Record summary:
Predicted 3D model of a 353-nucleotide part of an RNA (large-subunit ribosomal RNA, domain IV) from a Limnochordia bacterium. Taxonomically the source falls in Limnochordia (Bacteria, Bacillati, Bacillota).
Context: one part of a larger RNA
RNA sequence: CCCCUGUUAAGGAACUCGGCAAAAUGACUCCGUAACUUCGGGAGAAGGAGUGCCUGUAGACUGUGAGCUAGGUAGCAAAGCGAGCAGGAACAGGUUGCAGAGAAGAGGCCCAAGCGACUGUUUAGCAAAAACACAGGUCUCUGCGAAGUGGCAACACGACGUAUAGGGGCUGACGCCUGCCCAAUGCCGGAAGGUUAAGGGGACGGGUUAGCGCAAGCGAAGCUCAGAACCGAAGCCCCGGUCAAUGGCGGCCGUAACUAUAACGGUCCUAAGGUAGCGAAAUUCCUUGUCGGGUAAGUUCCGACCUGCACGAAUGGCGUAACGAUUUGGGCACUGUCUCAACGGGGGGCUCG
Numbered sequence: 001c002c003c004c005u006g007u008u009a010a011g012g013a014a015c016u017c018g019g020c021a022a023a024a025u026g027a028c029u030c031c032g033u034a035a036c037u038u039c040g041g042g043a044g045a046a047g048g049a050g051u052g053c054c055u056g057u058a059g060a061c062u063g064u065g066a067g068c069u070a071g072g073u074a075g076c077a078a079a080g081c082g083a084g085c086a087g088g089a090a091c092a093g094g095u096u097g098c099a100g101a102g103a104a105g106a107g108g109c110c111c112a113a114g115c116g117a118c119u120g121u122u123u124a125g126c127a128a129a130a131a132c133a134c135a136g137g138u139c140u141c142u143g144c145g146a147a148g149u150g151g152c153a154a155c156a157c158g159a160c161g162u163a164u165a166g167g168g169g170c171u172g173a174c175g176c177c178u179g180c181c182c183a184a185u186g187c188c189g190g191a192a193g194g195u196u197a198a199g200g201g202g203a204c205g206g207g208u209u210a211g212c213g214c215a216a217g218c219g220a221a222g223c224u225c226a227g228a229a230c231c232g233a234a235g236c237c238c239c240g241g242u243c244a245a246u247g248g249c250g251g252c253c254g255u256a257a258c259u260a261u262a263a264c265g266g267u268c269c270u271a272a273g274g275u276a277g278c279g280a281a282a283u284u285c286c287u288u289g290u291c292g293g294g295u296a297a298g299u300u301c302c303g304a305c306c307u308g309c310a311c312g313a314a315u316g317g318c319g320u321a322a323c324g325a326u327u328u329g330g331g332c333a334c335u336g337u338c339u340c341a342a343c344g345g346g347g348g349g350c351u352c353g
Stems, first nucleotide, its partner, number of pairs: 001348008010339002014337001019334001027051005036041001038173001052095006061087004067081003096100001108332007115324002120132002136171007148157003174319004179249003184246002186242005193237003199231002205225004211218002250268005277311001278308001289305005
């Protein structure tokens, strides 16, 4: 010097990103317990008091119960008495130590806010969470040889199930709710028209040559090359529907008898221009916004305001009791975290061997 560990004057979080770590709380009985609440809870809320031993009340009391008593013929049942055994309290008086839950083991608590309803699940070996899951909600597919999944197939699962069933997506208890847009993209429906493949179809044309012709050339049949019109489905175009489908949800100018602001008006654009609720927020750049609260002093925190750079309604919105090794702020208690360090115990390091 390092590790583990004990104690500490006065102060008591001044430490620090942060009370990290440590200290403190701790059992049982009784008293007593707030807001809020889904009436279950919150609750061990919080906050208090008691706790040894002896004696007495006291053969108390409670449980069990051998046995006994009286009536009747006897037994059972019922009534009364009741030894023994077991049990754990109360009150009174006394006594005693520094200390009686005498050691060990054994909740710290409260207030406010965020997130997630909850119990659960997870990165085996840096993350346990506000992530995943979850009951509940909703959309969608599936009529059974189901849809879907595995497999080349047979076949299997789904399911020895049958729409109160099964698959998939999103949301995520509960409460109050979930606005507008179908122009785009997707999906569903439609079939009149446009477009459209193979295929069907074969017009016209080319090659070849029996033949004809003096020649130039013409040229049947066959074979062959090429091939127009026309008939051809789904799809796409097109017409509708659909947002708890993917998604989207404006700008400028003017206006009230102080000023300011604009209920009001004008205009441009759009598929429609963000409703309720919330809002400097796990979202706010400017920003330590401004005001209020808390502190002597507060970039954090709480309550407001609204100028929302860039909240917003199942990629759900806003609340919410309970719950949480969750996150943030505050308080009480407590302490070597600190002011500021000291002295011990155990084990290393180091020296000698």
The RNAcentral record of the full RNA draws on ENA. Its mean pLDDT, the model's own confidence on a scale to 100, is 87.